The RNA shown here (SAM-I/IV (S-adenosyl methionine) riboswitch aptamer) has 85 nucleotides and comes from uncultured Halioglobus sp. Rfam family: SAM-I/IV (S-adenosyl methionine) riboswitch aptamer. Its Rfam clan is "SAM clan". The sequence is in RNAcentral, with records from MGnify. The organism belongs to Halioglobus, within Bacteria.
[in-house]
C1' cells in the first nucleotide's frame, strides 16, 4: 500500500507473559451456489472472545488480515470437512 477495526462470543483446564479444549468470526485458500460487486460452509491458514486516546467522529493510535507444508527464496510437488449445496 489496501481492506477492518460494526456486530458477534462461553467460558473451562493447565505446569499460567502462555498453552490447550470450547465458543466467535467469511480476512486469504478450498467447497459449493449465484451470475455481479456479491451469497452460503468454521475444511486449511489465520485473526477475534469485547485495546488505548479524546467531549464527539465519517477522528488518532495500536491492533488484524492480504493462505499453509516441502523444496533453496526457484522450478515443481502436497494436503484442505462427515460442512453447505
Nucleotide at each position: 500500500g489496501c481492506a477492518u477495526u460494526a456486530a458477534g462470543a462461553a467460558g473451562g483446564g493447565c505446569a499460567u507473559a502462555g498453552c490447550c479444549c470450547g465458543c466467535c468470526a467469511a480476512c486469504c485458500u478450498g467447497c459449493c451456489g449465484a451470475c455481479c460487486u456479491g451469497g452460503g460452509c468454521a475444511a486449511g491458514g489465520u485473526g477475534g472472545u469485547u485495546u488505548c486516546c479524546g467531549a464527539a467522529c465519517u477522528g488518532g493510535a495500536g491492533a488484524u488480515g492480504c493462505g499453509g507444508c516441502c523444496g533453496a527464496u526457484a522450478a515443481g510437488g502436497c494436503a484442505a470437512c462427515c460442512a453447505a449445496u